[in-house]
SAM riboswitch aptamer (S box leader) from a Chitinophagaceae bacterium, 114 nucleotides, folded computationally. The coordinates come from a structure-prediction model, not an experiment, and the mean pLDDT is 83.

RNA sequence: UUCUUAUCCAGAAAGACAGAGGGAAUUGACCCGAUGACGUCUUGACAACCUCUUUGCCUCAAGCAAAGAAAGGUGCCAAAUUCAACUCAGCAGUAAUGCCGAGAAAGAUAAGUU
Numbered sequence: 001u002u003c004u005u006a007u008c009c010a011g012a013a014a015g016a017c018a019g020a021g022g023g024a025a026u027u028g029a030c031c032c033g034a035u036g037a038c039g040u041c042u043u044g045a046c047a048a049c050c051u052c053u054u055u056g057c058c059u060c061a062a063g064c065a066a067a068g069a070a071a072g073g074u075g076c077c078a079a080a081u082u083c084a085a086c087u088c089a090g091c092a093g094u095a096a097u098g099c100c101g102a103g104a105a106a107g108a109u110a111a112g113u114u
Stems, first nucleotide, its partner, number of pairs: 003112006013043005021032003026085004044077001046075001049073002051069007081106001086103003090099003
């Protein structure tokens, strides 16, 4: 880097450095930010994908399911992935459009794979 699968309305901040934009990208909206955001480092937490333990199914292993743990590999610690955009269904409206639901696309993370 490619592809596959799963998840994405839960959860979790202090200190130091630094100094202007930031919230992935485009457009719009809405937010965060000199009472210092974003970022980096340290420490701490959160979570439970990998991992580990126990139990059940199974002749055993493998596998699956349930419960638990947090030592290790990742991840993560404003707002749903901040929201919308494309498609379909429903409702309101003469219409423009609005509301609501499902999905797609894009993205993030994990595990595997190339």